[in-house]
RNA sequence: AGCAAAAAAGGGCAAACUUAUUGAAAGAUAAGGACGCAAAGUAUCAGGUCUAAAGCAAUUAUUGCUAGGAUGGCUGUGCUGCCUGA
Numbered sequence: 001a002g003c004a005a006a007a008a009a010g011g012g013c014a015a016a017c018u019u020a021u022u023g024a025a026a027g028a029u030a031a032g033g034a035c036g037c038a039a040a041g042u043a044u045c046a047g048g049u050c051u052a053a054a055g056c057a058a059u060u061a062u063u064g065c066u067a068g069g070a071u072g073g074c075u076g077u078g079c080u081g082c083c084u085g086a
Base pairs, nucleotide, nucleotide: 003085004084012037013036017032018031019030020029021028022027035073041079042078043077045076046075047074048071049070050069055065056064057063058062
């Protein structure tokens, strides 16, 4: 330096839920809280999934379609990081 099997050390992040705020919603932020995670660090580039305000259409005061919205703890990919050693 590459690769990463098993096991360590120091640690890191924080699901559900609760409260407050925010958003049309999906969600997000903060505090509490831990289900879990070796990238559960980061970037919507590609796909998947969720929502449908505005818009369009239908028909009757509803329904459908649709992402410029969201999700990185859905998958792939790029970049970066701690310690250790078959």
Molecule: c-di-GMP-I riboswitch aptamer
Organism: Aquibacillus rhizosphaerae